[in-house]
RNA sequence: AAACACCGUGCGGGAGAGUCCUCGGCCCGUCAGGGACCGGGGCGCCGAAGGGGCAAACUCCCCGGAACCUCUCAGGCGCAAAGGACCGCACGGAUCAG
Numbered sequence: 001a002a003a004c005a006c007c008g009u010g011c012g013g014g015a016g017a018g019u020c021c022u023c024g025g026c027c028c029g030u031c032a033g034g035g036a037c038c039g040g041g042g043c044g045c046c047g048a049a050g051g052g053g054c055a056a057a058c059u060c061c062c063c064g065g066a067a068c069c070u071c072u073c074a075g076g077c078g079c080a081a082a083g084g085a086c087c088g089c090a091c092g093g094a095u096c097a098g
Base pairs, nucleotide, nucleotide: 006093007092008091009090010089011088012087013086018043020042021041022040023039024038025037026035027034028033044077045076046075050073051071052070053069058064
C1' cells in the first nucleotide's frame, strides 16, 4: 500500500396479497340513503423486515447443519406513504491474498 469477500452509511432499483363484511365517529341529506377519511371487530389472503422449522454432503457415531424452501408468531394486503430480502454504485471501517 492492498483486489475479492465482510461490516456500516448514503443514493438508486425492488414483488406479493381484499378500496370484502360489520360497528362507531365525521361529512352531505327533510327522509331514505350516500361518501372520502379515522378507529374497533370478523373473515379471506401475502411472504422479500424480523422470528421458528427441516435435508444432503461432512462425521466411526452423536452433535452441528442453508435458503428466495416451509410455518405465518410478528409484519403486510385499494392508491399513496412507510417498510422491504435481494441487486448496483459510492464512501468509510476492519482485515487478508498478491
Molecule: Glycine riboswitch aptamer
Organism: Knoellia locipacati